This is a predicted structure of a 75-nucleotide RNA (c-di-GMP-I riboswitch aptamer) from a Desulfobacterales bacterium. The sequence was found by an Rfam model in a public genome assembly. The coordinates come from a structure-prediction model, not an experiment, and the mean pLDDT is 85. It matches the Rfam family "c-di-GMP-I riboswitch aptamer". Rfam links the family to the GO term cyclic-di-GMP binding. Rfam's curators write: GEMM was predicted in a large-scale screen for bacterial structured RNA regulatory elements.
């Protein structure tokens, strides 16, 4: 470096709920909580789902795929 793994070890990330901000919603953001997670790190580039919808705008990467990084053991 490639691939495959979470068995061991450091460790990491946080579901649904609750509160406070924020947003017309979808959701976001601290903060408490753990459902789970080998990428639940980034990314919106595909498809697909949500809000809004006359056009347009816009959210979800813990929805599936690509595509960029990354601890450890094994190879």
């Nucleotide at each position: 470096c490639u691939a495959u793994g979470a068995a061991a070890a450091a460790g990491c990330c946080a579901a649904a709920c609750c509160u406070a901000u924020u947003g017309u919603a979808a959701g976001a953001u601290a903060g408490g909580g753990a459902c789970g997670g080998a990428a639940a790190g980034u990314u919106a580039c595909g498809g697909g789902u949500c809000u809004u919808c006359a056009a347009g705008a816009g959210a979800c990467a813990g929805c599936c795929g690509g595509a960029c990084u990354g601890c450890c053991a094994u190879u």